Source information: RNAcentral holds the full RNA, with entries from ENA. Predicted 3D model of a 401-nucleotide part of an RNA (large-subunit ribosomal RNA, domain III) from an Alphaproteobacteria bacterium. The source organism's lineage runs through Bacteria, Pseudomonadati, Pseudomonadota and Alphaproteobacteria.
[in-house]
Context: one part of a larger RNA
RNA sequence: GAGUAGCGAGAAACCAGGUGAGAAUCCUGGUCGCCGAAAGUCUUAGGGUUCCUGGGUAAAGGCAAUCUGCUCAGGGUGAGUCGGCGCCUAAGCUGCAGCCGAAAGGCGUAAGCGAUGGAGAGCCGGUUAAUAUUCCGGCACUAUGGACUGGCCGUGAUCAGCGAAGAGGGGACGGAGACGGGUAGGUCAGCCGGGCAGUGGUCGUCCCGGUGCAAGCCGGUAGGUGGAUCAGAGCGGCAAAUCCCUCUGGUCAGCCACACUGAGAGGUGAGGACGAGCUCACGUGCGAGCGUGGGCGAAGUGAUUGAGCCCCUGCUCCCGAGAAAAGCCUCGUAGCGAGGCCAGCUCAUAACCGUACCGCAAACCGACACAGGUAGACAGGUAGAGUAUACCAAGGCGCGU
Numbered sequence: 001g002a003g004u005a006g007c008g009a010g011a012a013a014c015c016a017g018g019u020g021a022g023a024a025u026c027c028u029g030g031u032c033g034c035c036g037a038a039a040g041u042c043u044u045a046g047g048g049u050u051c052c053u054g055g056g057u058a059a060a061g062g063c064a065a066u067c068u069g070c071u072c073a074g075g076g077u078g079a080g081u082c083g084g085c086g087c088c089u090a091a092g093c094u095g096c097a098g099c100c101g102a103a104a105g106g107c108g109u110a111a112g113c114g115a116u117g118g119a120g121a122g123c124c125g126g127u128u129a130a131u132a133u134u135c136c137g138g139c140a141c142u143a144u145g146g147a148c149u150g151g152c153c154g155u156g157a158u159c160a161g162c163g164a165a166g167a168g169g170g171g172a173c174g175g176a177g178a179c180g181g182g183u184a185g186g187u188c189a190g191c192c193g194g195g196c197a198g199u200g201g202u203c204g205u206c207c208c209g210g211u212g213c214a215a216g217c218c219g220g221u222a223g224g225u226g227g228a229u230c231a232g233a234g235c236g237g238c239a240a241a242u243c244c245c246u247c248u249g250g251u252c253a254g255c256c257a258c259a260c261u262g263a264g265a266g267g268u269g270a271g272g273a274c275g276a277g278c279u280c281a282c283g284u285g286c287g288a289g290c291g292u293g294g295g296c297g298a299a300g301u302g303a304u305u306g307a308g309c310c311c312c313u314g315c316u317c318c319c320g321a322g323a324a325a326a327g328c329c330u331c332g333u334a335g336c337g338a339g340g341c342c343a344g345c346u347c348a349u350a351a352c353c354g355u356a357c358c359g360c361a362a363a364c365c366g367a368c369a370c371a372g373g374u375a376g377a378c379a380g381g382u383a384g385a386g387u388a389u390a391c392c393a394a395g396g397c398g399c400g401u
Base pairs, nucleotide, nucleotide: 013031014030015029016028017027018026032398033397034396035395040378041377042376046358047357050356051075052074053073054072055071056070060068061067080141081140082354083353084352087118088117092113093112094111098107099106100105122139123138124137125136126135142350143349144348145347146346148344149343150342151341152340153339161336162335166331167330168329169328174318175317176316177315180311181310182309185305186304187303188302189301190211191210192209193208194207195206196204213272216268217267218266223261224260225259226258227252228251229250230249231248232247233246234245236244237243274300277296278295279294280293281292282291283290284289319322364373365372380392381391382390383389
């Protein structure tokens, strides 16, 4: 220079009380304003204790601070079912054999690793200062093993049953478009509870609040797909096969059979839990009241609207013709084999790792508490074609001078 520029979005503050040495900024209450396809909620990646409680105020915080994502101390993350690990494979990677290369090393069969994919069993309520599909309550489910009960087959190798790195099925898949059936959700009515007024009116066609509930199990509908089934034969599926495939014949069906698939409703779960409100105790306040804990506990029905969610990996059309492998089902080779298979019920077991908190952000990436960037899910009301826009709900904020 200069007490100058600036103090990081013009969404906005004000009042009362509290705490305190000290309050525009912290806490409580009230009024006002802003967001509301977000400036709300859940959750990846990433971060790594920032979470909760108590104490503190040097430094950090663009001012102050009694406050804090700061500092000090203590506490906090509970799983057979969520995610990983484990099972399976994709691109890609590694790589016995083998090939190549001055060296380093490059490729590469078998084999393996590798999710961003496949397979795979949990819901509702309650609870903590801080975790919860993890704890607790209730009701479930899966896998493996044991006991018991029932049914069936066998103990004539005329071989019951098991049986793989084998065989077959399945898993199994594109894009676009459209109809229908449902559900979530919404709205209205009804129902239940409460109110009738610090000030003129308000017992009414009035006002306020509530009206909600899962997985699982039973059931097998709207709908979708295929002809189904029996017998016989066979050079096929690298051996075998009763499995698959092909052929022949019979019966049934030709859309009302049969089989597979399939939302939802309904029933159960639920004599349950939840629930407005009422009430008791304690604490606090002059008081209206507020806080914590316990007890009681109403209604919980119908109509209408209606999804981008489910039926749907469906259907129709199109051309660029749209993963693999395992789990699973069937077959039966070698082999095992005198007992075994299936179902019901019951008991036992189910390890390890993650789980706090932020997560469109003051906690991640940007040197900062930075107007930038950051994958997915949820999607209320009025008006509207709409996730636009405007105003609102739940919820969150008024952007640290």
Rfam family: Bacterial large subunit ribosomal RNA. Gene Ontology terms of the family: structural constituent of ribosome and ribosome.